[in-house]
The prediction has a mean pLDDT of 90. Small-subunit ribosomal RNA, central domain from an uncultured bacterium, 349 nucleotides, folded computationally.
Context: one part of a larger RNA
Order: sequence, then C1' cells, then structure tokens
RNA sequence: CUGGGCGUAAAGGGCGCGUAGGCGGCGUACCAAGUCAGACGUGAAAGCCCUGGGCUUAACCCAGGAAUUGCGUUUGAGACUGGUAUGCUAGAGUACAGGAGAGGUCGGCGGAAUUCCCAGUGUAGAGGUGAAAUUCGUAGAGAUUGGGAAGAACACCGGUGGCGUAGGCGGCCGACUGGACUGUAACUGACGCUGAGGCGCGAAAGCGUGGGGAGCAAACAGGAUUAGAUACCCUGGUAGUCCACGCCGUAAACGAUGUGCGCUAGCCGUUGGGGGCCCUAGGCCUUCGGUGGCGGAGCUAACGCAUUAAGCGCACCGCCUGGGGAGUACGGCCGCAAGGUUAAAACUC
Repeated sequence: CUGGGCGUAAAGGGCGCGUAGGCGGCGUACCAAGUCAGACGUGAAAGCCCUGGGCUUAACCCAGGAAUUGCGUUUGAGACUGGUAUGCUAGAGUACAGGAGAGGUCGGCGGAAUUCCCAGUGUAGAGGUGAAAUUCGUAGAGAUUGGGAAGAACACCGGUGGCGUAGGCGGCCGACUGGACUGUAACUGACGCUGAGGCGCGAAAGCGUGGGGAGCAAACAGGAUUAGAUACCCUGGUAGUCCACGCCGUAAACGAUGUGCGCUAGCCGUUGGGGGCCCUAGGCCUUCGGUGGCGGAGCUAACGCAUUAAGCGCACCGCCUGGGGAGUACGGCCGCAAGGUUAAAACUC
C1' cells in the first nucleotide's frame, strides 16, 4: 500500500483570494483510454505448494502437475469512470425590485468629562490610605463662578442586538465603497467544491521617519507595608497609548470545533425580509436568512454535542503519533532590530 485520530487527552493552518492537483449535476449519441470477459504469446531452470516415485527411513534426490497474482498482442462487452459532440435546469452565477446593518476609507461637526492657563469670590487646609507619609497650599491651594486652550474617548440608546472571512467595528452629518438577505423566476447553462505552493489581510506590544501629547501609564524616583518588598497600596513620572506613511506577522488570533454540499424529532426567545387569514389596537398561520436557550434519536471516555452537530454520509486541504531535551540548536528564508518561520539529534525517564 491499507492504521487510528484532531471541542477539553497529542493534533484544525489566525483569516481570505486563488495556481497546480484531487473531486464533480440530469439526458442522448459516438469513441473505447481506465474497467470487465475470451484467446494466443511470454512469465528460464532450481526453489515454494500438490501428487507419485528412488536411496531400510528422514534429510536428500527424480518425474509430473499446479502456481508464477505480471506484461504484450488480439477478439469482444459498453454498466460505471474518462474523452468528444449535442441538449437540459434542480448546482453556481447574472438581471430587476426592495428593506436592514458600530462593514470599510476619507472629510467635517457636537456635547459631557479631564488637565492646564487667565480673572472674580474666599480662607486654611487639600490630597491620599487599612492607617499614614511622600505631594500640593498663606508667593493664597482645595472649593466655587466666568472666560480661554488642548488632546483623547464617545455616557444614556445598548440588547446571549447588528455588521464583517478573520483580526475587528459604537457620538452626529456628508462623500466614496464592499458584502450579505428577501422577492420575481427574465437571462447564462455545470460556468461548481476544495485548494500543496503563491498572493493579500491580520489585535496588542514593538521598530523607523515626521507630527501630537489632555488623561492614563511599562521603565524610573520617592512615600508606605514588610524579616526583606527590586511587588501588591500611595505621590510623581518617561517611552508608549493618538495621527500620517513604512515595517513587524505574533496571540487563550478560541466555538480551544477547517471549508463546501446533502440527509436526520421537537419546543421557546430574538433579529432582517416575504406570503396568507381575521372582528387589523393588534393577533394568528406560514416561509427564507441570521443569532441564542432547552431537548430526542444518534454520538461521546466522560463532560457534553444535538438542523448553527461533536449525529449520518461524500469531496478536498491542514495537522497528530509517549514525557523532557525543544518550538530549542544548526542550516535556509524573512526582518532595520526585536525576532518570526521551517525544524532536528545526543542524552534521559
């Protein structure tokens, strides 16, 4: 070849687009490569296996048969796979009509809060904690009133609500723009699924250049606590957090559950559409898409999953194969660096 697996035991790639490849709907005709059947040739001998025989037996030897699962040639078969031609509409897509949405990018605007600055009132405290102190304040703080500046984030609405492939997305308005859903069934006519490599996207932190800097805050300093306290608590505080452009490419990137399709009891909620009925405030029935709770068969080691499957199947990809050594070393590739990625062995239990 042809094992068993991947929610939690080792194991689903962070996510998408897509190349090669693998796989692929219904009908008709033809071809006959795969496939199936027959014939012929070949498949050395010895050996193995079977039958019989020869040495007193056996080992050993001799004869015959079978086998040699294969390959080639040829004659056929035509279900299935494949190929060619032609047709179809149930897959897939297009068109048209609708409504929903924190989907994306850019620009503008708004209010609350915070800090700072100026001015008024006003006087001795404020702040902070378990309690304190460092700290701020008679050079007038804190409180309060008016004015101004700046940056960042958008209370309520807000919801096991919505959108997005994932990362993720939340004030309001505008411009540009992506996707999904419902309905009609007009158009195309299998145009499909998956996807090794490849390409793109990818939280936070971090890096480069230039800006910005209110609040918060690694590092750092001080005050406490403590046996000590390089912490937890407090007072400060710089990178950073923000913007533009360029890198990095990681994560408990999680539903710890790859993608697509079909099939398999129900009940309740919620969200976006459609259809029908009724005494239409509204209610009831039904259907398609999403998102939750419960639960049956079945599955599971159990927990649990259960039409959003972890059930029953098919297609394709990724991955696992005892613990440590180790996601390390070496080498390659990538990166400005930090490092990422690919990825062992000795040894040891």

The full RNA is in RNAcentral, with records from ENA and SILVA.
Rfam family: Bacterial small subunit ribosomal RNA.